[in-house]
């Protein structure tokens, strides 16, 4: 950059010490311990791998392997279109993730 997912789903410990949820505003988590790291689980099923079935090109499986992931919908808005007294809906942009 292309393409495809983002309403589901999964945490303890030990270390460490003030910060973190991408930006910005909100509005939250955080000394009953933020980030970071380690260990050891777990959840997912994108890519290999295996297995079934079949119309051979899909489907459906396992969790073996390469990543992701494990507070709140990507927390939530940001740009547009459409609605309402308000609350809202849709699409988009950003962002993450995986292949290429």
């Nucleotide at each position: 950059c292309u393409u495809a997912u983002c309403a589901a789903g999964a945490g303890a410990g030990g270390u460490a010490g003030a910060g973190g949820g991408a930006c910005u505003g909100g509005c939250c988590c955080a000394a009953u311990g933020a980030a970071g790291c380690c260990u050891c689980g777990g959840c997912a099923g994108c890519g290999g791998a295996c297995u079934u079935u079949u119309g051979u090109a899909a489907a459906a499986g396992u969790a073996c392997u390469g990543u992701g992931c494990c507070a709140a919908u990507u927390c939530c808005a940001g740009a547009a279109g459409c609605g309402u007294a308000u609350u809202g809906c849709u699409u988009g942009a950003a962002g993450a993730u995986a292949a290429g």